[in-house]
Molecule: Bacterial RNase P class A
Organism: Pseudomonadota bacterium
């Protein structure tokens, strides 16, 4: 210098004006209202709501079954399907990345196409071998048919049940032997363990799939802040108190019902009171008062927390311990915004051409002026820990491979 691999940080700053939410103080016709001043007001993902918790209500003696989830080992954590470290396998020259990575020599099941046969002490299509019969030939032998043996050779397939050499046989075969590979058991050594390594023994080989049923181990009650708690208009319900007589009309056989008027009484409004007026009611009861549940609505839950920052110590790390310091959004149809200026950043154009690398071509860095943009993804709603997904641009160190120079 080129090509890469992993990790971390930020994600505009300052000021002015106007506006919005919260809160403290002051003032006002001290009332949920208004005004003034001060302080404060989104994120790295606030998102998806996929896991795990806190918290709340509900259920509950305990255990088991069912159902769901997780699944190499060790650690971290409140917990986790998260994180850290390690093992094994796969990929890459490498930095490094990826892996639901327990069990298919417990049982059951599945496997397209091709193929004779696809899992069973399986499969005879071709081939090889033996025997019998027929034909040919002097004979060796050849051809055809039938019966049997054979998984060694050919062929199909992703996969046909170890490899090489030998013994053996009619031909063959782990049928047997040696070595190698693989598997299982036992033991030694290293490691907390997963696991690695070495030795001995075994039968000779036991295919794949468990994000197939299943088996094993571990974990898990259900519902969610619209949880839950408190206060409580109006309407409806219940208890108690509460003011009447007369005349007339209509309907009906009648008991009676409906209705008008007068006076009286009770109550509400207009009012601070009286009068007046108006409305409602007088036992099927206006109105008043009390009660329980509880709607609208309000308050709470609701932000001092598994909290942020800094430092020291322990640990490879995740993380933990201790000390100091800070208080840092709480809206409820949902506030957190807009404009301008300067700085910073980015892009384009023009002018000058400076420095560095290089044989050259060329590449990198830089000066002055003008114009434009000032951005991406997105936006709290009980809180917290993760995962996943989206993200313009900028910055910081680390590592690998190749080439060049000293």
């Nucleotide at each position: 210098c080129a090509a890469g691999c992993a990790g971390g940080u930020c994600g505009g700053g300052u000021g002015a004006u106007c506006g919005c939410g919260g809160u403290u103080c002051c003032g006002g016709u001290c009332u949920u209202c208004c005004g003034g001043a001060g302080c404060u007001g989104a994120g790295g993902a606030a998102a998806g709501u996929c896991c795990g918790c806190a918290c709340a209500c509900u259920a509950c003696a305990g255990a088991g079954c069912a159902c769901g989830g997780u699944g190499c080992c060790g650690g971290c954590u409140a917990a986790c399907g998260g994180c850290c470290g390690g093992g094994c396998g796969a990929g890459g020259c490498g930095a490094c990345u990826c892996g639901a990575c327990g069990g298919c020599a417990a049982g059951u099941g599945c496997a397209a196409c091709a193929g004779a046969g696809a899992g069973g002490u399986g499969g005879a299509u071709u081939g090889c071998c033996g025997c019998g019969c027929a034909g040919g030939g002097u004979a060796a032998c050849c051809u055809g048919c039938g019966c049997g043996g054979u998984g060694a050779g050919g062929g199909u397939g992703a996969a046909a049940c170890g490899g090489u050499g030998g013994u053996g046989u009619a031909a063959g075969a782990g049928a047997c032997c040696a070595c190698c590979g693989g598997c299982g058991g036992c033991g030694g050594c290293a490691g907390u363990a997963a696991u690695g390594u070495c030795g001995c023994c075994g039968g000779c080989c036991a295919g794949g799939c468990a994000a197939a049923c299943c088996c094993c181990a571990c974990c898990g009650g259900g519902u969610g802040c619209a949880a839950g708690g408190c206060c409580a208009a109006g309407c409806a319900g219940g208890g108690c108190g509460a003011a009447a007589a007369g005349c007339g009309g209509c309907c009906g056989c009648a008991g009676g019902g409906c209705u008008g008027c007068u006076u009286a009484c009770g109550g509400g409004g207009c009012u601070g009171c009286u009068c007046g007026u108006u409305c409602c009611g007088u036992c099927u009861g206006a109105c008043g008062u009390c009660c329980g549940g509880g709607u609208a609505g309000g308050c709470u839950g609701c932000g001092u927390g598994a909290g942020g920052c800094c430092g020291u110590c322990g640990g490879c790390a995740a993380c933990g311990a201790c000390g100091g310091u800070c208080c840092c959004a709480g809206a409820u149809a949902g506030a957190u915004g807009a404009u301008c200026a300067c700085c910073g950043g980015c892009g384009c154009c023009g002018c000058a051409u400076g420095g560095g690398a290089u044989u050259c071509a060329u590449c990198c860095c830089g000066g002055c002026g003008g114009c434009g943009c000032u951005u991406a993804c997105a936006g709290a709603a009980u809180g917290c820990g993760g995962c996943u997904u989206a993200u313009a641009g900028a910055c910081c160190g680390g590592c690998u491979u190749g080439c060049c120079c000293a």